[in-house]
Context: one part of a larger RNA
RNA sequence: GAACGAACGCUGGCGGCGUGCCUAACACAUGCAAGUCGCGCGAGAAAAGGGGGGCAACUCCCUGAGUAAAGCGGCGCACGGGUGAGUAACACGUAGGUAACCUACCCUCGAGUCUAGAAUACCCUACCGAAAGGUGGGCUAAUGCCGGAUAUGACCACGGGGACUUCGGUCUCUGAGGUGAAAGGUGGCCUCUGCUUGCAAGCUACCGCUCGAAGAUGGGCUGAGAGGAUGGCCAGCCACACUGGGACUGAAACACGGCCCAGACUCCUACGGGAGGCAGCAGUGGGGGAUAUUGCGCAAUGGGCGAAAGCCUGACGCAGCGACGCCGCGUGGGUGAUGAAGGCCUUCGGGUCGUAAAGCCCUGUCGAGGGGAAAGAAACGGCUCCGACCCAAUACGUCGGGGCCCUGACGGUACCCCUAAAGGAAGCACCGGCUAACUCCGUGCCAGCAGCCGCGGUAAUACGGAGGGUGCGAGCGUUGUUC
Numbered sequence: 001g002a003a004c005g006a007a008c009g010c011u012g013g014c015g016g017c018g019u020g021c022c023u024a025a026c027a028c029a030u031g032c033a034a035g036u037c038g039c040g041c042g043a044g045a046a047a048a049g050g051g052g053g054g055c056a057a058c059u060c061c062c063u064g065a066g067u068a069a070a071g072c073g074g075c076g077c078a079c080g081g082g083u084g085a086g087u088a089a090c091a092c093g094u095a096g097g098u099a100a101c102c103u104a105c106c107c108u109c110g111a112g113u114c115u116a117g118a119a120u121a122c123c124c125u126a127c128c129g130a131a132a133g134g135u136g137g138g139c140u141a142a143u144g145c146c147g148g149a150u151a152u153g154a155c156c157a158c159g160g161g162g163a164c165u166u167c168g169g170u171c172u173c174u175g176a177g178g179u180g181a182a183a184g185g186u187g188g189c190c191u192c193u194g195c196u197u198g199c200a201a202g203c204u205a206c207c208g209c210u211c212g213a214a215g216a217u218g219g220g221c222u223g224a225g226a227g228g229a230u231g232g233c234c235a236g237c238c239a240c241a242c243u244g245g246g247a248c249u250g251a252a253a254c255a256c257g258g259c260c261c262a263g264a265c266u267c268c269u270a271c272g273g274g275a276g277g278c279a280g281c282a283g284u285g286g287g288g289g290a291u292a293u294u295g296c297g298c299a300a301u302g303g304g305c306g307a308a309a310g311c312c313u314g315a316c317g318c319a320g321c322g323a324c325g326c327c328g329c330g331u332g333g334g335u336g337a338u339g340a341a342g343g344c345c346u347u348c349g350g351g352u353c354g355u356a357a358a359g360c361c362c363u364g365u366c367g368a369g370g371g372g373a374a375a376g377a378a379a380c381g382g383c384u385c386c387g388a389c390c391c392a393a394u395a396c397g398u399c400g401g402g403g404c405c406c407u408g409a410c411g412g413u414a415c416c417c418c419u420a421a422a423g424g425a426a427g428c429a430c431c432g433g434c435u436a437a438c439u440c441c442g443u444g445c446c447a448g449c450a451g452c453c454g455c456g457g458u459a460a461u462a463c464g465g466a467g468g469g470u471g472c473g474a475g476c477g478u479u480g481u482u483c
Base pairs, nucleotide, nucleotide: 001483002482003481004480006479007478008477009476010475013329014328015327016326017325018324019322020321021287026285027284028283030282031281032280035075036074037073040072041071048063049062050061051060052059053058082240083239084238114148115147117145123138124137125136126135127134128133154179155178156177158175159174160173161172162171163170164169215237217235218234219230221228222227242263243262244261245260246259265276266275267274268273293319295318296317297316301315302313303312304311305310332362333361334360335359342353343352344351345350366424368419369418370417371416372415376410381405382404383403384402385401386400387399388398389397427472428471429470430469431468432453433452434451438467439466440465441464442463448455449454
């Protein structure tokens, strides 16, 4: 000098874009963060409103509504979001290999979609438990489960042809069979074949074990470069999800908001037993020099489910807070000499602050008030017209094209216009040398300063104040860290 996820001191007008727990992978109240499909399936309320019967209590019917809630089933929950604890490892990076493999949803091609059966949840009923929850009996459905038929592909054993070959085999075409939507794994014993096998001092490169520190990369910082130090935000990768272990389901997990076991911790309990996991978004306590709102919206982009309407989405889009950073703008412009008053200095003549102020003439950025007012939205969908296909059909349906309609959290925001008015908007550090900037007063090795050299003991440009000056400027200094 440059840089920073910074902090602290003094000061602080506006806007845009970014960015914000570096510490305790410490503990967490509360709310939300993963659902969806009724065009897979069976069943199916209530409140409320209306009508009828009845002296009344009450009861029946219609609407609510095939709605809500729940259940079976499918897909999703392995993405998205967080964190950096662990990891010195094929973890990452780079270049390759797979003749050793897998791939749900999407696309292309081919084939099929025939037939039969047994259960079970919800529900009803009986019961156990304080609860969480659970048990027995009875009924029922399916794109749930399962038997049979069929067999393009696949697999198994056999045969024929071709290509390549490292001569081991591989790829490919094809014939007639079998299996047929997929089950194998492992132990003991016997037998056969191959390989190996005595003891051991010293050394430790490879290799192995262990200790300390650490997510690595693209990159960002610095530097003329070589290099050094670094890995926050963003992006792809890895690892982790209270701690340790384990499997289940599934195309994929050994699974952050799934399951089981053990442990620590917190909570509930009728003491028998149960519940929980913010390193998701906010937020709380704690730690710390230090780091934000328990906000709005699914309008856009993206994702899940669905035929669709749509639902869900703390991803995301926005808003809020912080000069934390970068960038832009403003705090006025012109004129104005009796060089006013006043301050400071003075050799007492004067010098300086200083055109600075006042005064006069202007302007209107930002801010304030008032008015107008976007783009981000075009898809999907709805209506309609045209064409093609389907069809008996100008119905319906599908596809393509045209037109109209619907949809904005931000936000009455950006932006534009009008009004008034110089009015609301400047500080901080430094002035001995390095290093730009000097005098006076106070103090008297005191009080103090200090990055280094060093200042202060009675004239201190070095301490404190003042006037003046220098540098930067909504910032300026200090501290920390890196080059």

A computed fold for a 483-nucleotide part of an RNA from a soil metagenome, annotated as small-subunit ribosomal RNA, 5' domain. Model confidence (mean pLDDT): 82 of 100. The RNAcentral record of the full RNA draws on SILVA.